[in-house]
RNA sequence: CCCGAAAAUGGCAAAACAUUCGAAAGGAUGUGGCGCAAAGCUACUGGCCUAAGUCCUCUUCAGGAUAUGGUCGCAGGGUUGCCGGAA
Repeated sequence: CCCGAAAAUGGCAAAACAUUCGAAAGGAUGUGGCGCAAAGCUACUGGCCUAAGUCCUCUUCAGGAUAUGGUCGCAGGGUUGCCGGAA
């Protein structure tokens, strides 16, 4: 470097519920445990989610566009690492 069949030491923690932050998406903490061999870290690339603000349309209601907001448990890239196997 490659691989994750069996095993060991440990680790992380989906949904749901409670509290809380947020315009929302979503985040944090606790309970919980669906799953995970990088489900560690990083929004760099693509995707996806949201639309406060801004812009456009409209008489208005409203509609549309947009990330500077998110998602690393969507994929890829970068980077670090435990155990075992193989070489």
A computed fold for an 87-nucleotide RNA from Candidatus Jettenia ecosi, annotated as c-di-GMP-I-GGC riboswitch aptamer. It matches the Rfam family "c-di-GMP-I-GGC riboswitch aptamer". Rfam links the family to the GO term cyclic-di-GMP binding. The coordinates come from a structure-prediction model, not an experiment, and the mean pLDDT is 85.